[in-house]
Model confidence (mean pLDDT): 79 of 100. Predicted 3D model of a 76-nucleotide RNA (c-di-GMP-I-GGC riboswitch aptamer) from a Deltaproteobacteria bacterium. It was read from a public genome assembly, where an Rfam model found it. It matches the Rfam family "c-di-GMP-I-GGC riboswitch aptamer". Its family is annotated with cyclic-di-GMP binding in the Gene Ontology. The source organism's lineage runs through Bacteria, Pseudomonadati, Myxococcota and Myxococcia.

RNA sequence: UCCGUCAAAGCCACACCCCGGGCGACCGGGGGCCGGAAAGCCACGGGUCUCGCAGGAGACGGCCGGGUUGCCGAAA
Numbered sequence: 001u002c003c004g005u006c007a008a009a010g011c012c013a014c015a016c017c018c019c020g021g022g023c024g025a026c027c028g029g030g031g032g033c034c035g036g037a038a039a040g041c042c043a044c045g046g047g048u049c050u051c052g053c054a055g056g057a058g059a060c061g062g063c064c065g066g067g068u069u070g071c072c073g074a075a076a
Stems, first nucleotide, its partner, number of pairs: 003073002011036002016031006034062001040068003044065003047060005
């Protein structure tokens, strides 16, 4: 540098439960089967979802791309 293993340290946290917030998608905190090598960060492209009669306003980064930063080091 590349790569990501029956290695190792640490990290994250889906379902579900409790508390709080939001009309809602969903979010914050605590616990946490599944899972993750960017499941860190950025709504830039696509996608899905919510509210609204509509113009429109929002949600999701654990749906896929893209950008950017980064831990460890078995093998090559």